[in-house]
A computed fold for a 1490-nucleotide RNA from an uncultured bacterium, annotated as small-subunit ribosomal RNA. Its Rfam family is "Bacterial small subunit ribosomal RNA". Rfam 15.1 lists 42,628 matches to the family in 10,626 species. The prediction has a mean pLDDT of 83.

RNA sequence: AGAGUUUGAUCCUGGCUCAGGAUGAACGCUAGCGGCAGGCUUAAUACAUGCAAGUCGAGGGGCAGCACAGGUAGCAAUACUGGGUGGCGACCGGCAAACGGGUGCGGAACACGUACACAACUUACCUUCUGGUGGGGGAUAGCCUUUGGAAACGGAGAUUAAUACCCCAUAUUAUAUAUGAGCUGCAUGGUUUGUAUAUUAAAGAUUUAUUGCCGGAAGAUGGGUGUGCGUAUGAUUAGGUAGUUGGCGGGGUAACGGCCCACCAAGCCGACGAUCAUUAACUGGUGUGAGAGCACGACCAGUCACACGGGCACUGAGACACGGGCCCGACUCCUACGGGAGGCAGCAGUAAGGAAUAUUGGUCAAUGGACGGAAGUCUGAACCAGCCAUGCCGCGUGAAGGAUGAAGGCGCUCAGCGUUGUAAACUUCUUUUGGAUGGGAACAAUAAUCGAGACUUGUCUUGACUUGAGGGUACCAUCAGAAUAAGCACCGGCUAACUCCGUGCCAGCAGCCGCGGUAAUACGGAGGGUGCAAGCGUUAUCCGGAAUCACUGGGUUUAAAGGGUGCGUAGGCGGUCCGAUAAGUCAGCCGUGAAAUCGCUGGGCUUAACCCAUGCAAUUGCGGUUGAUACUGUCGGACUUGAAUGGGGUUGAGGCUGGCGGAAUGCGACAUGUAGCGGUGAAAUGCUUAGAUAUGUCGCAGAACACCGAUUGCGAAGGCAGCCUGCUGGCCCUGAAUUGACGCUGAGGCACGAAAGCGUGGGGAUCAAACAGGAUUAGAUACCCUGGUAGUCCACGCCCUAAACGAUGCUAACUCGACAUGUGACUGUAAGGUUGCGUGUCCAAGCGAAAGCGUUAAGUUAGCCACCUGGGGAGUACGUCGGCAACGAUGAAACUCAAAGGAAUUGACGGGGGUCCGCACAAGCGGUGGAGCAUGUGGUUUAAUUCGAUGAUACGCGAGGAACCUUACCUAGGCUAGAAUGCGGGUGCUAGACCGUGAAAGCGGUUGUUCCUUCGGGACGCGAAGCAAGGUGCUGCAUGGCUGUCGUCAGCUCGUGCCGUGAGGUGUUGGGUUAAGUCCCGCAACGAGCGCAACCCCUAUUUCCAGUUGCCAGCAUUACGGAUGGGGACUCUGGAAAGACUGCCGGCGCAAGCCGAGAGGAAGGUGGGGACGACGUCAAGUCAUCAUGGCCUUUAUGCCUAGGGCUACACACGUGCUACAAUGGUGCAUACAGAGGGUUGCGAAGCUGCGAAGUGAAGCCAAUCCCAGAAAGUGCAUCCCAGUUCGGAUUGGAGUCUGGAACUCGACUCCAUGAAGGUGGAAUCGCUAGUAAUCGCGCAUCAGCCAUGGCGCGGUGAAUACGUUCCCGGACCUUGUACACACCGCCCGUCAAGCCAUGGGAGCUGGGGGUGCCUGAAGACGGUGACUUUACGGGGAGCUGUCUAGGGUAAGACCGGUGACUGGGGCUAAGUCGUAACAAGGUAGCCGUA
Repeated sequence: AGAGUUUGAUCCUGGCUCAGGAUGAACGCUAGCGGCAGGCUUAAUACAUGCAAGUCGAGGGGCAGCACAGGUAGCAAUACUGGGUGGCGACCGGCAAACGGGUGCGGAACACGUACACAACUUACCUUCUGGUGGGGGAUAGCCUUUGGAAACGGAGAUUAAUACCCCAUAUUAUAUAUGAGCUGCAUGGUUUGUAUAUUAAAGAUUUAUUGCCGGAAGAUGGGUGUGCGUAUGAUUAGGUAGUUGGCGGGGUAACGGCCCACCAAGCCGACGAUCAUUAACUGGUGUGAGAGCACGACCAGUCACACGGGCACUGAGACACGGGCCCGACUCCUACGGGAGGCAGCAGUAAGGAAUAUUGGUCAAUGGACGGAAGUCUGAACCAGCCAUGCCGCGUGAAGGAUGAAGGCGCUCAGCGUUGUAAACUUCUUUUGGAUGGGAACAAUAAUCGAGACUUGUCUUGACUUGAGGGUACCAUCAGAAUAAGCACCGGCUAACUCCGUGCCAGCAGCCGCGGUAAUACGGAGGGUGCAAGCGUUAUCCGGAAUCACUGGGUUUAAAGGGUGCGUAGGCGGUCCGAUAAGUCAGCCGUGAAAUCGCUGGGCUUAACCCAUGCAAUUGCGGUUGAUACUGUCGGACUUGAAUGGGGUUGAGGCUGGCGGAAUGCGACAUGUAGCGGUGAAAUGCUUAGAUAUGUCGCAGAACACCGAUUGCGAAGGCAGCCUGCUGGCCCUGAAUUGACGCUGAGGCACGAAAGCGUGGGGAUCAAACAGGAUUAGAUACCCUGGUAGUCCACGCCCUAAACGAUGCUAACUCGACAUGUGACUGUAAGGUUGCGUGUCCAAGCGAAAGCGUUAAGUUAGCCACCUGGGGAGUACGUCGGCAACGAUGAAACUCAAAGGAAUUGACGGGGGUCCGCACAAGCGGUGGAGCAUGUGGUUUAAUUCGAUGAUACGCGAGGAACCUUACCUAGGCUAGAAUGCGGGUGCUAGACCGUGAAAGCGGUUGUUCCUUCGGGACGCGAAGCAAGGUGCUGCAUGGCUGUCGUCAGCUCGUGCCGUGAGGUGUUGGGUUAAGUCCCGCAACGAGCGCAACCCCUAUUUCCAGUUGCCAGCAUUACGGAUGGGGACUCUGGAAAGACUGCCGGCGCAAGCCGAGAGGAAGGUGGGGACGACGUCAAGUCAUCAUGGCCUUUAUGCCUAGGGCUACACACGUGCUACAAUGGUGCAUACAGAGGGUUGCGAAGCUGCGAAGUGAAGCCAAUCCCAGAAAGUGCAUCCCAGUUCGGAUUGGAGUCUGGAACUCGACUCCAUGAAGGUGGAAUCGCUAGUAAUCGCGCAUCAGCCAUGGCGCGGUGAAUACGUUCCCGGACCUUGUACACACCGCCCGUCAAGCCAUGGGAGCUGGGGGUGCCUGAAGACGGUGACUUUACGGGGAGCUGUCUAGGGUAAGACCGGUGACUGGGGCUAAGUCGUAACAAGGUAGCCGUA
């Protein structure tokens, strides 16, 4: 200090989450020791038992119990007696019990904190000073007697003491009254000093040292009271208050005061938040944080409050009293039922609650407290111990050496290697801790006692002696022995740490993102690793990170956020100069800010934690004082520039009122006129022969104002438009007369506020919600059409909302410019120039996430107001206010999600746009779709019909040859290291032949002596065990390779530079051009790569070279066949070369290039064809060509064999063939190719057969021989439009050939048979020239062939293209986007189902507080007081009045719980209906309203 998470990617906004620290914690797993701390956060719930406050005999009467002297009896033990002594129960009295200890209920308050004040007070014990302590009196408890009661506890009588009580005396610097003088304060007043009168005291004890008692003054300490400031949340709590606010008089108190009372007045508090509601003890501090803050207030310390709930007083210096009292209430206990007792929020402990928190321990040794003269007693305060890893700190579980890198585990590319790992074993060493044995503290003295000394005679110094709960603890020494001691979490990213197995969207994990659907580093286990360590994780909570409430330190055009607009109140802020003041501000000093804590420095426990120091610092605060006076404030004075007024002059759809006008529309009347009009994408409803529409004239009505008109003007906004009048508001300019800061903003408030809507009354032409009808449609409660009512208009009154927008609050100042425009002023003859106020566009700086803004700021500053804090729930609910209503304003929560958003980028897409291309359309030619057959596919069937391919890009595809084989499928029979190959100890006859069985494979049996040799062995087989098997089984979504497609489309990228925060852009866009990102020009780009083109092959022309098997012009010969001699001329063959490049000409053009039937040329603008396929897309296809990871199988999913199947057949589709005929069929005759193939081959001639073919054998390893006859064509003849002399399916018969075998299931031949079919619906395919169409020929595979397929070859040989509107596909630019799995996208609402929280709700029920009335204990105050009292101006009982806790009752408000039913909301892999939004989303969308 940051990180993860919205996106395809980016920047921003914004939330969620994580890493850190902390805890009075709890839970899980684990656990060796010690030190120091801490330990009911919940039920202020209820409590058994014990203890927690007593003490003093030096105040008193006394003597129950204990001890000891004494006495009596007794030998003694012992019994009795005995206040004599030590002492002392109970009692009177004094002091303490108001401290200490606990808890946090209540309380939002002078409770607390801090600083002041008391001229309005008190303070026992303590200290100092001063004065005093005389006399008298009667009681009472105890004890004794008696008595009531179960008990608790009493009653009566007799008698007694005091430091208990009463009276008298004395008395002040006390108190009260009257009064004089001095000084002094902010006021009441205070203070000092006099005078007079009146009133109030006392206690003794004793060891004679002393100590107590009373009055007064002062100190110290503690307390009381008042005030400033600080100290929660809610305005969906806005008004509160009747002793209330003040006064006068009294009462009361220690003291002021409505604290209380009588009377008088009507005040007092509140937007600077009263009142009410909810929550809470406050502080020093603690946690965190850089700090500011935020959260908290355990332990320790200060204060407050409370003591079963509530009230009350008494005593006392002090209480309205935790372990005191009275009363009411609830609860518990005892009871003899009549009555009584009690209060752990003291220490332990119990129950309960809870996730959760300890011993019914020891001691007063120390510290402190009460009492006492003291010894001492008491002390659950305190000091110690016990329990708990609750926290912090420290220590240990060993150290060194040790590599066959052991065994085992785990992993791997597995003869082996890696890792666990110097880890272990083993050797040496050490002994903390634990164990054993022994020693052994400090804490203890300043106390008491005794002694000595000193002097100030009650203090100091000194010596001796006594006292330890903790504790035989800490600590120390010795001994043996590595001996007694390691876990927990994690390992996908954040975040350090990786592999194997199992599982298979299951089981599960998860803090966020997210993992898991067969190769999971994310689940579970293991190995290994990482982190921390006697702990480790989890959960909960707080701070941090979060600048995510922003004071430090945020924002508001579009992300959440500017109020619809103005006027203006409070408030905030405010021009220039001078003077005063010193409140703010600044500085010095003083007081205070408790201690502890934190920090620093030092010290003590072996260290640390921890502890200590009259230590330092800090405590950022408050108060006081002395100064400063710039700024702010306040007061006074002045000014003119801000602001305003007045003078002059413009300007405009500014507002209101009345009047006028023409066009259009509708209606009415009349006229002309006739069959339609109207409306739409097309129609229909509607109107019209009762005369419409159309045209003309006249009249009526209401509403709105064409042109001008604009990027214009005016207004605060909403808004304002024909013309004229009247009334009226404003801006601006000019000039410098007047005032002299009069200003800006503006919470509340008031006013205005489009449209729709509401009320009353008018008006009603047009348009038009609702409604009706017609269309459209699957539907159409819509869009379109025909009608049509509210409304639209006016007057008055409401409503108060809009995407009320510049999505941009108002005011002021400052910061380059350009252009346009409205309206002023000045200047100039004019063009123009200068200067204001507006309205716009473009830009500099700057700003901004970017888009953009940019003197009209979203720049730089100042002032004020408003508003925001993740999305949804929701602008909803409840409450309140407003409204006639509709509704508006204000405005949540539960719950739920990890996003929701803004801007920009690249794509993709659009029923967006532009440009361009392609047999894409169009123009043509021929087909498919109809028929029969062939073939493939689907489906069905089957034992099996093996498998794959499935829009384009599967379907005559893998398959370029399924009768067996192939073959993977089925049935049946067999084999099991296997059908094949390698290694292999051994063996040397296994081989082969024969027999049986069998469908064969196989099984069983018989027979059976191979070859070479260097004599080692080898070849070739057999064969036990073994090592490597095998699999067309699965996964093409684990893969390689290969392939299809977009697409032979013109694209796809890179380097450097530049631009941008960035994704990215530029280049590659633009203007031209091209088949082309082809080239040219321009340009922040300059270059380059993969593609295009070219280089390669075939073909078209020519030349050269060569001349057999090809050729034959001339010559010769001939059987008349280039057959032969010969020839190289030609054709041809196959080598080499030439040729074409827009090179030339003309036109256009800057150029590239285009045009020209141009020239030339065999060929002309890439001449034609081929090979060649960029980055990539489709998880495209293929695990069945092959290869290959993983998984599965191993007497089978492998292998062998026979037979069957892949050829099935109601159907459907694709691709083809043959046809439907006369441009034809048939017969006869006859002409011309190219490219191939051939030795297990092609096979001639000849002969046989109608033919398939047979026979035959020549030739040929092929420019030689053969396949081999090309066919369409041409000539002649025939058929005459018909189911035919078309067509050939189907079927019967007879054959040929291949093959081991043609039944399932071959091809071909001949004879016979002669089906459908007469040109094919919707729809759809191919083709732009040697192309389509048509004709035949060849080849691969192959024994043969289901080939009509595929791949090639040549022959004949067209038509058409105006053109790019449309369909399809593609390219580029641009635009919109809520898409990015990318439109086969996204996404909305109702309904149905489940779950969750919530609103309303007849009601039911509970709580706290207030109010009225009734009642009213204890107590206080008052009255009375015939009774009582030794006390008598007195006290008390009793009676009585007022107030009061509580109780009762009544009405109403507030806050909860629950409730049949009901409302919407949220969430939930695959439900229903539609298609609203995102593209022009197919009717642009959105806002307000009905």